[in-house]
Context: one part of a larger RNA
């Protein structure tokens, strides 16, 4: 992991709603008896229960009662009549209550010190080696001592090291040789050493040089039985089939927040139904939002006049005061201006009301059984939080996916496009799309040169394309070429110099076709080149600038990887227009099924009606949780030891057969003795899932 069997809403009792069934103002018996043909039928049995009456805390009264001083009002009640008692079914309640799963609590249940801690009893092991305590003897010394010294003596939780305990560091070993070891290398080894052997001490209890450490591979309370099916707001799983309809992830309130309770939203039944509900439509409302506006308040906030009381600074002063100010505040006055918590105004739109309607056609209301959900999530839009960050959070409207398949987006729940009841080798479309992959395109005008297309911004910039404005130009621009660019004068000044050119000041005049007291290079200063100006050659647009299209830099990450890919330039790119075509599960045609509504024939019953079969019409028929409804096979019962049936049951194997599905026939072979079908009843009733159980591979 596979295969095969096994495996999960059951039973009891009470309550409730619904079906069927008995009797009905009345329904039924329980215990118990009695009787039979005795795992069961029959009868009796009327205690009780349920309902025919309510109300009142109660006594108690009654179509009333209660309250109260009331005959008032109020409250509950009659006036409107249906219960019961079995029985299937859907819920709920109490039980173990779909199933399996804890980790734990408890026991006046019990078994464990053969491992392990203490600790008693009694036994037993420690190779050598080394150091040399006191004491002791002598000697030296002293008055006598202490000291020394020599020798001797052999203490130590002493040294070094085997056995023997241990287990410090690293390898290895980690489905191991082994549920603690292996190897190398450490500790300790006369002690608080180390061991046999018997023995005492337990489960809130011992034991403990004390690590919550042991107490049999188990310890923050051992281990086995029991309480036990312990509780799980957890998590997993829950078994055949088709039709109808189909949520919600919201509010309130929760020692709640991944649970619940109500309400909302789904489903289903019984009743009601009137313009009831929805659309548009008229017509009447309230409002304070978007805008918008500020001498209409409130508050923010620029600049400017003005003007003075004050602050601050300058001058004056012997005080008193006086003058002035490019400082500053503050009033005011003037421009411009902001605002979610400002408003002198004010919308469209929502919403309510109502009235009216050719639309839609119950979609609406009322009680009633069932429910799920109450973790939401993209995208547009209005908004708060955040950085006008987030696949970011929190809200309001809307649409999607959740529970939605098909077609598009190169692949892609949430974007476009459209809502799949079945079948067809039929046609139009939709969003997208028509060089090839790949179904399908062509033609007009125009930019694009950047492979832009096929990722971005501020900036930048003689790309390039339309439109425009302004100057300049055959009296010759514009840009090059030829040539001139001169004189007073080296302009005054200032400098070691300053001569057009360091710097300041002035910026004349003259000769000219024209030429500045000099553009910019240059020198120490001069020189020198060079500009502006002027002819000349040349001959037709030249300069600036505005807006608007495509483009171009700005551009740096990790696969070729920023068109799905191939490739593509009068496009197969981008913008404008034409007409065509492809293209989905939409739409259409054809056939076929089933739901609901209407219409119509039948048929049948216990006949205002209900059911079941036909035909027409019209509408439907994605769908998770989850509501409703019809089936289907299995296991026994019972009609009934039936029909069948060794001339071959059941079981098993194989086939082109029948049915909308679960499934069900027939034939053959195999089997070898059971055993349909139909009408009913009853269930241990349907298996890819539960790191599901048990064999097997």
């Nucleotide at each position: 992991c596979c295969c095969u069997g096994c495996g999960a809403g059951u039973u009891a009792c009470u309550c409730u709603g619904u079906g069927c069934a008995g009797c009905u103002a009345g329904g039924u018996u329980a215990a118990g008896c009695c009787c039979c043909u005795c795992u069961g039928g029959g009868g009796c049995g009327g205690a009780g229960c349920c309902g025919c009456a309510g109300u009142g805390a109660a006594a108690g009264c009654g179509a009333g009662c209660g309250u109260u001083a009331a005959u008032a009002g109020c409250g509950c009640g009659a006036u409107u009549g249906a219960g019961u008692u079995g029985u299937g079914c859907g819920g709920a309640g109490u039980a173990g209550a779909c199933g399996c799963g804890a980790a734990g609590c408890c026991g006046u249940g019990g078994c464990g010190a053969u491992c392990u801690a203490a600790c008693c009893a009694u036994g037993g092991u420690u190779a050598g080696g080394u150091u040399g305590a006191a004491g002791c003897g002598g000697g030296u010394g002293u008055a006598g001592a202490a000291a020394c010294c020599c020798g001797u003596g052999g203490a130590g939780g002493a040294c070094c090291g085997a056995a023997c305990c241990c287990g410090u560091c690293a390898g290895c070993g980690u489905u191991g040789a082994a549920a603690a070891g292996c190897u190398g290398u450490g500790g300790g080894a006369u002690g608080a050493a180390c061991u046999g052997u018997g023995g005492u001490u337990a489960g809130g209890a011992g034991u403990g040089a004390a690590a919550g450490g042991c107490u049999a591979a188990u310890c923050a309370a051992g281990c086995c039985c029991g309480g036990u099916g312990a509780u799980a707001u957890c998590u997993c799983g829950u078994u055949c089939u088709c039709c109808c309809c189909g949520a919600a992830a919201u509010g309130c309130c929760u020692u709640u927040a991944g649970g619940g309770g109500c309400a909302g939203c789904c489903u289903u039944g019984u009743g009601g139904a009137a313009a009831u509900g929805g659309g548009c439509g008229g017509c009447g409302g309230g409002g304070g939002u978007a805008g918008a506006g500020u001498u209409a308040c409130c508050g923010g906030a620029u600049g400017g006049g003005u003007u003075u009381a004050g602050g601050g600074g300058g001058c004056u002063u012997a005080c008193c005061g006086g003058c002035c100010c490019a400082c500053u505040c503050g009033a005011u006055c003037c421009a411009a201006c902001c605002a979610a918590a400002c408003u002198c105004c004010g919308a469209a739109u929502a919403c309510c009301g109502u009235c009216g309607u050719a639309c839609c056609u119950u979609a609406c209301c009322a009680c009633g059984g069932g429910a799920g959900a109450g973790g939401g999530u993209c995208c547009g839009c209005g908004a708060g939080g955040g950085c006008u960050a987030a696949g970011c959070u929190u809200c309001g409207c809307g649409g999607g996916c959740g529970a939605g398949a098909g077609g598009g987006g190169a692949a892609c729940a949430g974007c476009c496009c459209a809502g799949a009841c079945c079948g067809c080798c039929a046609g139009c479309u939709a969003a997208g799309g028509u060089c090839c992959c790949g179904a399908a395109g062509a033609c007009g005008g125009g930019c694009u040169a950047a492979g832009u297309u096929c990722a971005u911004a501020a900036g930048g910039a003689a790309g390039u394309g339309a439109a425009g404005a302004c100057g300049c130009g055959a009296g010759g621009a514009c840009a090059g070429c030829c040539a001139g660019g001169a004189u007073g004068u080296u302009g005054g000044c200032u400098u070691a110099g300053a001569a057009g050119c360091a710097g300041c000041c002035a910026c004349c005049a003259u000769u000219u076709a024209a030429a500045a007291a000099g553009u910019g290079c240059g020198u120490a200063a001069c020189a020198g080149c060079u500009u502006a100006c002027u002819g000349g050659c040349c001959g037709a647009g030249c300069g600036u600038u505005u807006u608007c299209g495509c483009g171009c830099c700005g551009a740096u990450a990790a696969u070729u990887a920023a068109c799905g890919g191939g490739a593509a330039u009068c496009a197969a790119g981008c913008c404008c227009g034409u007409c065509a075509c492809c293209g989905a599960a939409g739409c259409u045609g054809c056939g076929g099924a089933a739901g609901u509504c209407g219409g119509u024939g039948g048929g049948u019953c216990g006949u205002u009606g209900g059911c079941c079969c036909g035909c027409c019409g019209a509408c439907u028929u994605g769908g998770u949780a989850g509501g409703g409804g019809a089936g289907c096979g299995u296991u026994c019962c019972a009609c009934g030891c039936u029909a069948g049936g060794u001339u071959g049951a059941a079981g098993g194997g194989a086939g082109a057969c029948c049915g909308u599905a679960a499934g069900g026939a027939c034939u053959c072979c195999u089997g070898g003795a059971c055993g349909a079908c139909g009408u009913g009843g009853a269930a241990g009733u349907g298996a890819u899932g539960a790191u599901g159980c048990a064999g097997g591979g």